[in-house]
Context: one part of a larger RNA
RNA sequence: CGCUGGAACGUUGAUACUUGAGAGGGGUCUCAGAUAGUACGAGAGGACCUCUGAGAGCGAACCUCUGGUCUACCGGCUUUCGCGCCAGCGGAACCGCCGGGUAGCUAAGUUCGUAACUGAUAAGCGCUGAAAGCAUAUAAGCGCGAAGCAGGCCUCAAGAUUAGGUAUUUUAGAUUCCUCGAAGAUUACGAGGUUGAUAGGCUCUAGGUGUAAGACCAGCAAUGGUUUUAGCCGAGGAGUACUAAUAAAUC
Numbered sequence: 001c002g003c004u005g006g007a008a009c010g011u012u013g014a015u016a017c018u019u020g021a022g023a024g025g026g027g028u029c030u031c032a033g034a035u036a037g038u039a040c041g042a043g044a045g046g047a048c049c050u051c052u053g054a055g056a057g058c059g060a061a062c063c064u065c066u067g068g069u070c071u072a073c074c075g076g077c078u079u080u081c082g083c084g085c086c087a088g089c090g091g092a093a094c095c096g097c098c099g100g101g102u103a104g105c106u107a108a109g110u111u112c113g114u115a116a117c118u119g120a121u122a123a124g125c126g127c128u129g130a131a132a133g134c135a136u137a138u139a140a141g142c143g144c145g146a147a148g149c150a151g152g153c154c155u156c157a158a159g160a161u162u163a164g165g166u167a168u169u170u171u172a173g174a175u176u177c178c179u180c181g182a183a184g185a186u187u188a189c190g191a192g193g194u195u196g197a198u199a200g201g202c203u204c205u206a207g208g209u210g211u212a213a214g215a216c217c218a219g220c221a222a223u224g225g226u227u228u229u230a231g232c233c234g235a236g237g238a239g240u241a242c243u244a245a246u247a248a249a250u251c
Base pairs, nucleotide, nucleotide: 009159013169014168015167016166017165018164022156023155024154025153028056029055030054031053032052033051034050040045057114058113059112060111061110062109066107067106068105069104073100074099075098076097077096078093079092080091081090082089083088117151118150119149124144125143126142127141173251174250175249176248177193178192179191180190181189198244199243200242201240202239203238204237205236207233208232209231214227215226216225217224218223
């Protein structure tokens, strides 16, 4: 410095939503096209202003696309051990090796931002104009004028002790505990706790793998074919109280 609690006190019945005093962040640059080969210039060359587009850097968010990863997903392969043997499986071998890969996370991917605009100004440029019959942008007065300043954009914010406001309810409300989470070290935060879809299970489905086992058929066999776009499936989506959120206590 960042992240983030508990308690006491203040404000204060409680819950929810807010205002914004104030604080912080951000503010970068390049090129091309048009204006226009115009103004300017003998020519060579070559604009201001204004409009448009593209990009670099930086930053934020996100995962549709392109990819990465995906060690409790699927398949293939090898050695060895085991399930008595075949078949089929399981263990070990860096996840044993290899080919893929959902959610999530992610960049090299995607989207967005850098502003527009307003106000007051700096240097500078002016209008009117005296002192000083002239002159003078200044003495009175009035303008223009910066990536800068104040707003505008984003974030925090009522301990802003000036402690604000609105709505609801006028007696609540909160916590422990439990089921959990795109929240998380703990805590906190958020969703739920049977008047229930919070998590698991189950069903359907997206998606992944790539056509299981068994049986039959063909082949001497290795193997191939049919059943079979099968079988299996972590995190995705929906539905469903089957399981667990019981009971109780505290402030």
Predicted 3D model of a 251-nucleotide part of an RNA (large-subunit ribosomal RNA, domain VI) from Candidatus Beckwithbacteria bacterium GW2011_GWA1_46_30. The prediction has a mean pLDDT of 87.